[in-house]
Context: one part of a larger RNA
RNA sequence: GAACGCUGGUGGCAGGCCUAACACAUGCAAGUCGAACGCACCUUCGGGUGAGUGGCAGACGGGUGAGUAACGCGUGGGAACCUGCCCUGUGGUACGGAAUAACUCUGGGAAACCGGAGCUAAUACCGUAUACGCCCUACGGGGGAAAGAUUUAUCGCCAUAGGAUGGGCCCGCGUCAGAUUAGCUUGUUGGUGGGGUAACGGCCUACCAAGGCUACGAUCUGUAGCUGGUCUGAGAGGAUGAUCAGCCACACUGGGACUGAGACACGGCCCAGACUCCUACGGGAGGCAGCAGUGGGGAAUCUUGGACAAUGGGCGAAAGCCUGAUCCAGCCAUGCCGCGUGAGUGAAGAAGGCCCUAGGGUUGUAAAGCUCUUUCAGCGGGGAAGAUAAUGACGGUACCCGCAGAAGAAGCCCCGGCUAACUUCGUGCCAGCAGCCGCGGUAAUACGAAGGGGGCUAGCGUUGUUC
Numbered sequence: 001g002a003a004c005g006c007u008g009g010u011g012g013c014a015g016g017c018c019u020a021a022c023a024c025a026u027g028c029a030a031g032u033c034g035a036a037c038g039c040a041c042c043u044u045c046g047g048g049u050g051a052g053u054g055g056c057a058g059a060c061g062g063g064u065g066a067g068u069a070a071c072g073c074g075u076g077g078g079a080a081c082c083u084g085c086c087c088u089g090u091g092g093u094a095c096g097g098a099a100u101a102a103c104u105c106u107g108g109g110a111a112a113c114c115g116g117a118g119c120u121a122a123u124a125c126c127g128u129a130u131a132c133g134c135c136c137u138a139c140g141g142g143g144g145a146a147a148g149a150u151u152u153a154u155c156g157c158c159a160u161a162g163g164a165u166g167g168g169c170c171c172g173c174g175u176c177a178g179a180u181u182a183g184c185u186u187g188u189u190g191g192u193g194g195g196g197u198a199a200c201g202g203c204c205u206a207c208c209a210a211g212g213c214u215a216c217g218a219u220c221u222g223u224a225g226c227u228g229g230u231c232u233g234a235g236a237g238g239a240u241g242a243u244c245a246g247c248c249a250c251a252c253u254g255g256g257a258c259u260g261a262g263a264c265a266c267g268g269c270c271c272a273g274a275c276u277c278c279u280a281c282g283g284g285a286g287g288c289a290g291c292a293g294u295g296g297g298g299a300a301u302c303u304u305g306g307a308c309a310a311u312g313g314g315c316g317a318a319a320g321c322c323u324g325a326u327c328c329a330g331c332c333a334u335g336c337c338g339c340g341u342g343a344g345u346g347a348a349g350a351a352g353g354c355c356c357u358a359g360g361g362u363u364g365u366a367a368a369g370c371u372c373u374u375u376c377a378g379c380g381g382g383g384a385a386g387a388u389a390a391u392g393a394c395g396g397u398a399c400c401c402g403c404a405g406a407a408g409a410a411g412c413c414c415c416g417g418c419u420a421a422c423u424u425c426g427u428g429c430c431a432g433c434a435g436c437c438g439c440g441g442u443a444a445u446a447c448g449a450a451g452g453g454g455g456c457u458a459g460c461g462u463u464g465u466u467c
Stems, first nucleotide, its partner, number of pairs: 002463005009339006015332002017297001022295003026292003031056003036053002039050004063250003072175007081167002086163008094128004103118006134143003148155003176222003183213003188210008225247004229240004252273005275286004303329001305328003311325001312323004342372004352363004376408001378403005386394001411456005416437003422451005432439002
């Protein structure tokens, strides 16, 4: 964040699975670079396309709140750390080598895919050289780098110092309930040596000591993501943590590491498990708590939409490509706000309804009639800003002009007291009402209907929840 009943004209802004962290059909949500490289194909000979090697990105953005009572969060400090891309400075970019995918030949398999032989390139891999500064040092010394590309002007590459940004770690204080939970703890508390990490540390290990926490509530149990905030209240406080923003945690369940500056990684890998699917029974594939959407659960919560035009992100020298982030549109009175459903005039007062003491009263200026207006909706014409020279999904939208005609647009609840608003008929402790008190058993302002009245109004009432 509502739901239900009756009713429903329009616009702006916002919000929309609170329940099953239940299971998911289908499509899309993370790619990009030929100005790193070889190959194949096409070619208008300018170039283009395809898979592969390689680079950067996939650790952001988006979702959810299961777990967590914790340095998780909030706030204020701290020292023993790392930081791709970015900025500033200094110095360098020399000489070689061996492979491998693609490709060709070939084998196995239903498939997923896997294997053998041969060939080849690089900004992929390896070695040597060099080292202002860098690292280690017992101060003698020892160790360690690079990659080129093209349109010839740039973009890169390596080492190092500093910055910025982001992050890891430690501490003080604060952070729900239960004592019908009173004792808890053995890597436990501290020390030494060693290991490990980017880094401090029982983080791990060996040995030594026997400590450490606790009625200022340890341990255990239950509940819960935390905060800025939000609701309420004069405040103090109480309640709460939807939307938006910051932090944390999680990604079918549990465990693990690899790569990397950064992950123990939602749309990566491995193992185990449950479930679903394919199978030629040998074996394989999958993970919507991304955006839509389906089933299920539920009182209840939307379109399998458009566009990258803007903002932002990734890659790229750029053109550009990708982007269910985002910007928009659709649905819903879910909320807030605005507007309309006409205005003026019109009788001692039509008709009809209702009441009546039958005289009249009331509905009621209400209607009709007459005179006007045209908001909104409708129809026709014009038509943006948002974009910068170009590029607009929204959108022929907003807005402006014109046309027609009162024309298309009112309901819901209540009327015993609390509590604003009264009569008649029906009913007869029945049928029913009810938030509390209480109404109804033959004159019911309390039930049902009608007339009249009161309240709110595109809403009204009920239920739920909080103060």

Small-subunit ribosomal RNA, 5' domain from an uncultured organism, 467 nucleotides, folded computationally. The full RNA is in RNAcentral, with records from ENA, Greengenes and SILVA. Its mean pLDDT, the model's own confidence on a scale to 100, is 89.